Notes
Predicted 3D model of a 355-nucleotide part of an RNA (large-subunit ribosomal RNA, domain IV) from a groundwater metagenome. Its Rfam family is "Bacterial large subunit ribosomal RNA". The coordinates come from a structure-prediction model, not an experiment, and the mean pLDDT is 88.

Context: one part of a larger RNA
RNA sequence: CCCUCCUUAAGGAACUCGGCAAAAUGACACCGUAACUUCGGGAUAAGGUGUGCCCUUAGGUGUGAAGCGCGAACGCGUGGAGCAUCCGAGGGUUGCAGAGAAACGGGGGUAGCGACUGUUUACCAAAAACACAGCACUCUGCGAAGUCGCAAGACGACGUAUAGGGUGUGAUGCCUGCCCGGUGCCGGAAGGUUAAGGGGAGUUGUCAGCCCGCAAGGGCGAAGCAGCGAACCGAAGCCCCGGUAAACGGCGGCCGUAACUAUAACGGUCCUAAGGUAGCGAAAUUCCUUGUCGGGUAAGUUCCGACCUGCACGAAUGGCGUAACGAUUUGCUCUCUGUCUCCACGAGAGACCGG
Repeated sequence: CCCUCCUUAAGGAACUCGGCAAAAUGACACCGUAACUUCGGGAUAAGGUGUGCCCUUAGGUGUGAAGCGCGAACGCGUGGAGCAUCCGAGGGUUGCAGAGAAACGGGGGUAGCGACUGUUUACCAAAAACACAGCACUCUGCGAAGUCGCAAGACGACGUAUAGGGUGUGAUGCCUGCCCGGUGCCGGAAGGUUAAGGGGAGUUGUCAGCCCGCAAGGGCGAAGCAGCGAACCGAAGCCCCGGUAAACGGCGGCCGUAACUAUAACGGUCCUAAGGUAGCGAAAUUCCUUGUCGGGUAAGUUCCGACCUGCACGAAUGGCGUAACGAUUUGCUCUCUGUCUCCACGAGAGACCGG
């Protein structure tokens, strides 16, 4: 110097991102215990008192001796000593200290998030993430849908719509507004478009033969064979017509107006599928911003309560509350302390220096 411990005057969070760490609390019995609440809780709430040893003593419980009574006897009845144990009362006594060591909750009030118990990044994240019961939508009539497999086959399920699969939301309470124009899904089938295929109008090649030519060659060309091929017929899909938002999603602008001012219940106009309802709101969301006001502090970019000008909340990508719960997050407070003012002493271990 460093590590692990112990103690500390006065102060007591002034430390620090932050009470991190440490201290404190702690057992048992009795007294006592608030808001709130889903009436279960909250609660060991909070806050108090007692605790050793000796003597005396009431009572309860267990066991049950001697003695006594009956009896022919086994024995039965009565009896309550002693012992053990539980819970009290009175008196005395003692130390600094009696739960004498060890083990053994710190508490209160506030707000956010998540209802809860659970689950998770094996080796930097345990959480407000995941799950969850509950709720809703949707598919599936059984050789079910769905999933694995080329198939056979298997799971689903030796189940049968109070069942099974998928998706979203996430206890509970009060609720869940408007938009179907786009995309998706469901339904419709009149019309438009439309593949293979059908269909063959027509057309091409070849060629017997015929014609022209002295020849070379040229022209026409039936049947057959072969190729191309128009009209027309042809499903789903798409176009089209409806439905559907706890499907994916979306939910306006400008101008004017009231007898102070300000503001605008009101009016006008443009656009849209419809223009954000209830509730909440500087919020895990607010840029400007340390918004403004109030509270707490001597002093508060955090916190709590309000306001609403919501850059850019908002209703199952759920909205707003909520008792209980949380190794959760934010801020306040009591207790307590070497966290600090400000360090010091001691014990043990290590390194280093010297021998």